C1' cells in the first nucleotide's frame, strides 16, 4: 500500500502499586487494586493443516497470529430523518493475509 473482517464469543491466580479505556469531547473502569508482566485456561476460525465435497462450501482445532469490561464503549465528518431519538455511509483505529 491492497484486500477482508470488526452487534457474537471468551478469566482466574501471582507480581506490582496509579492510572486506564488509541487521540479530542463525552461516558465509564479503578486501592473491593486499574494499566502492565507472567503462568495456566478460554474464545474465535484470518493463515497453515486435516476430513468430507465435482465445486461452492461445511466441519475439526495439534501449529502461526489475534482476542478474552462496555458495539471499535459512544460521538466528531457526510447524507437521511420526526432535526431529540434513530438509520446509512465515510474517516480514523484494530486484526489478519498478501
Nucleotide at each position: 500500500u491492497u484486500c477482508a473482517u470488526c452487534a457474537a464469543g471468551a478469566g482466574u491466580a501471582a507480581c506490582g502499586g496509579a492510572g486506564g479505556g488509541a487521540a479530542u469531547g463525552g461516558c465509564c473502569c479503578c486501592a473491593u487494586g486499574a494499566u502492565g508482566u507472567u503462568a495456566c485456561g478460554g474464545c474465535a476460525a484470518c493463515c497453515a493443516u486435516c476430513a468430507c465435497g465435482g465445486a461452492a462450501g461445511u466441519g475439526a482445532a495439534c501449529g502461526g497470529u489475534g482476542c478474552u469490561a462496555a458495539g471499535u464503549c459512544c460521538a466528531g465528518c457526510a447524507g437521511g430523518g420526526a432535526u431529540u431519538a434513530c438509520c446509512u455511509g465515510a474517516a480514523a483505529g484494530a486484526u489478519g493475509a498478501a
The RNA shown here (SAM riboswitch aptamer (S box leader)) has 98 nucleotides and comes from uncultured Acidaminococcus sp. Its mean pLDDT, the model's own confidence on a scale to 100, is 85. Its Rfam family is "SAM riboswitch aptamer (S box leader)". Rfam's curators write: The SAM riboswitch is found upstream of a number of genes which code for proteins involved in methionine or cysteine biosynthesis in Gram-positive bacteria.